Predicted 3D model of RNase P RNA and transfer RNA as a complex of 476 nucleotides. It holds a member of the Rfam family "Bacterial RNase P class A". From the family's description: Ribonuclease P (RNase P) is a ubiquitous endoribonuclease, found in archaea, bacteria and eukarya as well as chloroplasts and mitochondria. It is annotated as a ribozyme.
């Protein structure tokens, strides 16, 4: 210098005008509530987003304990409150290399699927093809009979039938029941042998997933579980418009379906108190409990649409330190940092920084103007989306010393 | 702000691993004086966009992007 790898940080800056949210101080009003003026503090993100997972919290008070559906993880160890996330290690693929990727359990537990093509798609199968056997047609050839253009009978050769035997080539296909080379054989095969793949594995080496390996064993077991399963772990279910308090208001009204439909005492009766079988109460069910006295679910109706609280000191940031390879964890120290409720964080101007466009050979002149985006109960991650700018680490070329 | 549902031809929907269909709409016949209805024949798809899974995706799974619903309170 030129090409890349992985990792981390930023993503406008000062200032001046005036605006907007909350707070907090005086000061004036006002019985409070609050209003008004002035003054000081704080005010968007690395994703605040998509809601893809894990949690806090709150209600359902079906509390607890098991089984069954149902869902979702899925290779080993850690780490965290949890996690489908992080870390570190294995195993496979890829790259010269730094390094990157992988939903990576179980297909000798069952079931299902492999469309077309193609002989044969899962205890497979024989279209062409090879190969020996047999029966017949024809050719040539030996020999023999008769001697006429015949016939017999053996051998080769080609060629058509049968009934086999092989699976080497050929040929379909995403996949065809091990590969390659000798030997063998009529032809031919793991049929034998060598080598390489596979399966099984005695011992070792490691927390484990896994790796090394002696020796066996002719091959026996095709793919797919992001198909049903199986196996092992987790999971009650809503979601801050969840929920609690005030305040106003209204008619506790009307229909449909499930399950249940007993006793007591008052009353003539409608009804009214109580008891708890039976009934209902999280997707189903079993026991133990708890609640209601009719439960639950669904539809049409009937009022307000006002205020408080939940609501930000939290698995909280920043620094330093020690333990851990590291994700993490522990300790000291500091800090205090948005909370509005149709929703505040704008707006202009100055001067820089960077971006881009045009002149210019350059120096540098003119203009343009700031990426993706906006908190809405908090939180740890994943995912996407992002103009550019700075740092460190490592790799491969290729010059020069 | 939280919460289910979908996207297949110009409309409406089917298909849920193996060559993409039904109805209507368009276009061309028959038929009739003609036109509608009726019968025949056709035409016309990135399956919302990308990635994986498989031999093979509309179909399974991941991620994006568009639509539509639904969700206060008091009695």
């Nucleotide at each position: 210098u030129c090409a890349g790898a992985c990792g981390g940080c930023u993503g406008g800056a000062u200032g001046g005008c005036u605006g907007c949210a909350c707070u907090u101080c005086g000061c004036g009003g006002g019985u409070a509530a609050c209003c008004g003026c002035g003054g000081g503090g704080u005010g968007a993100g690395g994703a605040a987003a998509g809601u893809c997972c894990g949690g806090g919290c709150u209600c359902c008070a079906c509390g607890g304990a098991g089984a069954c559906a149902c869902g979702g993880u899925g290779c080993c160890g850690g780490c965290u409150a949890a996690c489908g996330g992080c870390c570190g290690g294995c195993g496979g693929g890829g790259g010269c290399g730094a390094c990157c990727c992988c939903a990576g359990g179980g297909a000798a537990a069952g079931u299902g699927c492999c469309a077309c093509a193609g002989a044969g798609a899962a205890c497979a199968g024989a279209c062409c093809g090879c190969c020996g056997g047999u029966c017949g047609a024809c050719u040539u050839c030996g020999c023999c009979c008769u001697u006429u253009u015949g016939g017999a009978c053996g051998a080769a050769g080609c060629u058509g039938g049968c009934a086999g035997g092989c699976a080497a080539g050929g040929g379909u296909g995403a996949a065809a029941c091990g590969g390659u080379g000798g030997g063998g054989u009529a032809a031919g095969a793991g049929c034998c042998c060598a080598c390489c793949g596979c399966g099984c594995g005695a011992g070792c080496g490691g927390u484990a997933a896994c790796g090394c390996a002696a020796g066996c064993g002719g091959c026996a077991c095709g793919g797919c579980a992001a198909a049903c399963c199986c196996c092992a772990c987790c999971g009650g279910g809503a979601g801050c418009a969840a929920g609690a308090c005030c305040a106003a208001a209204u008619a506790g009204g009307g229909g449909c379906g499930g399950c249940a439909c007993g006793c007591c005492g008052g009353g003539c009766a409608a009804c009214c108190g109580g008891c708890a079988a039976a009934g209902c109460g999280g997707g189903u069910u079993u026991c133990c409990g708890c609640g209601c006295c009719g439960c639950c679910g669904c539809c049409c109706g009937g009022g307000u649409c006002g205020g408080u609280c939940g609501c930000g000191c939290g698995a909280g940031g920043c620094g330093u330190u020690c333990g851990g390879u590291a994700a993490c964890g522990g300790g000291c120290g500091u800090c205090c940092c948005a909370g509005a409720g149709g929703a505040a964080u704008g707006g202009c101007c100055a001067u820089c920084c960077a971006u881009c466009g045009c002149c210019g050979a350059a120096a540098g002149g003119c203009g343009u103007g700031g990426a993706c985006a906006g908190a809405a109960c908090c939180c740890g991650g994943c995912u996407u989306a992002c103009a550019g700018g700075c740092c460190g680490u490592c790799u491969g070329a290729c010059c020069c010393u | 702000g939280g919460c289910g549902g979908g996207g297949u031809a110009g409309c409406u929907c089917a298909g849920c691993g193996g060559u993409a269909g039904u109805g209507c709409a368009g276009g061309g016949g028959a038929a009739u004086c003609a036109u509608a209805a009726u019968c025949c024949c056709u035409u016309g798809g990135u399956c919302g966009g990308g990635g994986g899974u498989u031999c093979a995706a509309a179909u399974c799974c991941c991620u994006c992007u568009c639509c539509c619903g639904c969700c206060a309170c008091c009695a």